The RNA shown here (transfer RNA) has 72 nucleotides and comes from a bacterium. The same sequence occurs in records of 3 taxa. The coordinates come from a structure-prediction model, not an experiment, and the mean pLDDT is 83. Rfam family: tRNA. Rfam links the family to the GO term triplet codon-amino acid adaptor activity. Rfam classes the family as a transfer RNA.
């Protein structure tokens, strides 16, 4: 330079174009003399950016950044 992948809650990861989950985590209760372990319950995403398509886009579509992988 050329191809491909990948970006979504603190972590790791789900989601056939129809109001985003779950696990660990954290806060709060419950339970114990206290902690763990266990029950419940909460809170916490402008779905990596900037557009376009649609009656609706985390999903299609173009661009960009980051990072990886494979060529030159």
């Nucleotide at each position: 330079c050329g191809g491909g992948g990948u970006a979504u809650a603190g972590c790791u990861c789900a989601a056939u174009g129809g109001u985003a989950g779950a696990g660990c985590g954290u806060u709060c209760g419950g339970u114990u003399c206290g902690g763990g372990a266990c029950c419940g319950a909460a809170a916490g995403g402008u779905u990596g950016c900037c557009g376009g398509u649609u009656c609706a886009a985390a999903u299609c579509c173009g661009g960009c950044u980051a990072c990886c992988c494979c060529g030159a």